[in-house]
RNA sequence: AGCCGGCUGGACGGUCGCUGCUGGGCUCUCGGGCGUUAUGGCCCAUCGAAAGAGAGCUGGUGGAGGAAAGUCCGGGCUCCAGGAGACAGGGUGCCGGCUAACGGCCGCCGGGGGUGACCCGAGGGAAAGUGCCACAGAAAACAGACCGCCCGCCGGAUUUAGGUCCGGUGCGGUAAGGGUGAAACGGUGCGGUAAGAGCGCACCGCGCGACUGGUAACAGAAGCGGCAUGGCAAACCCCACUCGGAGCAAGACCAAAUAGGGGUGGCCGCGUGCAGGGAAACCUGGCACGAGGCUCGUCUUCAAGCCCGCCACCCGGGUUGGUUGCUUGAGGCGUCCGGUAACGGGCGUCCCAGAUGAAUGGCCGUCGCGGAGGCAACUCCAGACAGAACCCGGCUUACAGGCCGGCU
RNA sequence: GGGCGGUUAGCUCAGCGGUAGAGCGCUUCGUUUACACCGAAGAUGUCGGGAGUUCGAUCCUCUCACCGCCCACCA
Numbered sequence: 001a002g003c004c005g006g007c008u009g010g011a012c013g014g015u016c017g018c019u020g021c022u023g024g025g026c027u028c029u030c031g032g033g034c035g036u037u038a039u040g041g042c043c044c045a046u047c048g049a050a051a052g053a054g055a056g057c058u059g060g061u062g063g064a065g066g067a068a069a070g071u072c073c074g075g076g077c078u079c080c081a082g083g084a085g086a087c088a089g090g091g092u093g094c095c096g097g098c099u100a101a102c103g104g105c106c107g108c109c110g111g112g113g114g115u116g117a118c119c120c121g122a123g124g125g126a127a128a129g130u131g132c133c134a135c136a137g138a139a140a141a142c143a144g145a146c147c148g149c150c151c152g153c154c155g156g157a158u159u160u161a162g163g164u165c166c167g168g169u170g171c172g173g174u175a176a177g178g179g180u181g182a183a184a185c186g187g188u189g190c191g192g193u194a195a196g197a198g199c200g201c202a203c204c205g206c207g208c209g210a211c212u213g214g215u216a217a218c219a220g221a222a223g224c225g226g227c228a229u230g231g232c233a234a235a236c237c238c239c240a241c242u243c244g245g246a247g248c249a250a251g252a253c254c255a256a257a258u259a260g261g262g263g264u265g266g267c268c269g270c271g272u273g274c275a276g277g278g279a280a281a282c283c284u285g286g287c288a289c290g291a292g293g294c295u296c297g298u299c300u301u302c303a304a305g306c307c308c309g310c311c312a313c314c315c316g317g318g319u320u321g322g323u324u325g326c327u328u329g330a331g332g333c334g335u336c337c338g339g340u341a342a343c344g345g346g347c348g349u350c351c352c353a354g355a356u357g358a359a360u361g362g363c364c365g366u367c368g369c370g371g372a373g374g375c376a377a378c379u380c381c382a383g384a385c386a387g388a389a390c391c392c393g394g395c396u397u398a399c400a401g402g403c404c405g406g407c408u
Numbered sequence: 409g410g411g412c413g414g415u416u417a418g419c420u421c422a423g424c425g426g427u428a429g430a431g432c433g434c435u436u437c438g439u440u441u442a443c444a445c446c447g448a449a450g451a452u453g454u455c456g457g458g459a460g461u462u463c464g465a466u467c468c469u470c471u472c473a474c475c476g477c478c479c480a481c482c483a
Base pairs, nucleotide, nucleotide: 001408002407003406004405005404006403007402008401010367011366012365013364014363015362016361018063019062020061021060022059023058025057026056027055028054029053030052031044032043033042034041065385069396070395072394073393074392075391076390077247078246079245080244082302083301084300085299086298087297089243090242091241092240093239095107096106097105098104109123111120112119113118124238125237129236130235131232132231133230146178147177148174149173150172151170152169153168154167155166156165157164158163186204187203188202189201190200191199205227206225207224208223211220212219213218251324252323253322254321261315262314263313264312265311266310267309270290271289272288273287274286275284276283277282292307293306294305317482318481319480331350332349333348334347335346336345337344338343370381371380372379373378409479410478411477412476413475414474415473418432419431420430421429426463434450435449436448437447438446456472457471458470459469460468
């Protein structure tokens, strides 16, 4: 001068508050029903003690984070009645491992960057198929001839001649050179040729690859092949694996109040019977049985249940209360063992927020850290990002400063 | 707390791999005594910010920011 990993996120005291739990501390209140605006009143009862409950005072004790955030993934938990399958749809993607699970983590392989410590990345398949490759350029995917180079033929000029030059022409040859592009069908050199060309050769690159090592990804490699099929799959797709949906405003219970009301559509304007209306045709979910319905993509199937018309959408009515879910958990700390590591196991120990118009704070003093002024004493200023809401494991993003370890 | 959707010109919206568009609005000119209508011409974008995939991104993927909507209970 850099690289990597980990920790911390002011400390102590006083005082005034907020909130959860708790005390074998103190004080006060408390049976049920009817009725009243309310008190008084009436009735029942074991006739007011113990226990219990509530309120106040007081004592003790706990009280935001590394990200509590974004809600990007995964899981627990709860409900959708229980299973099984198919299709559709979503996600992931080298290999091996860890885990409750993951798109996370660890190790390894391969690629790229850096002098290096180290860093980066959604890293299967492009000879299964389809599609796209704008503009420019002659040609953009079973390639292609604009200029150029060469050959043949014709005409002209010139030269004694051989030949040279110019113009035209050819279902001619040629991918070396120029030029276009992100990308032009291996690169360099020598030979070769009318000019050229893997046409031949050497080296490099590329493809296949016996065999060897490794659990594997893969690495090395005898030998063979003149080279043969560009890119895009964060385009459709193929392959492998995986995923049911909704979410604590889930769900359960209690209390209060109101109109368990109305409309449209579907099953279906179904069947049978009854009832109502009508002269009849017919109409009416008014009633019963069947049919029917019972997961937030669709369908099928199994056995056994449930609802009484079911489902969807819309317009309305009432309340704005309480309890539970709720915090002991894939939990923290210490130590030992296994493993390279992620992680796993044993033992000991601890209990560590549960609010709901939503607590976790304000002020003062001392010290510490940073900045400015000053010789100094000292003075002044600043102190980040941000705040639980069912709970965990990750990722990502924000963050003043301070400390420790390892490495180049 | 949870679940969805959106961000493109001054406004309302198209566009969804290949030089960014429409309507209204704005400016200038013409027409008119003047204004409106009408006609002609013109200007106007970091496609909300950043990173990645790709030759190439408004579009595909990731991430951040901002805005909007829905979800209480009872019968």
The prediction has a mean pLDDT of 76. Two RNAs folded together computationally: RNase P RNA and transfer RNA, 483 nucleotides in total. Rfam match: Bacterial RNase P class A. The family's RNA type in Rfam is ribozyme.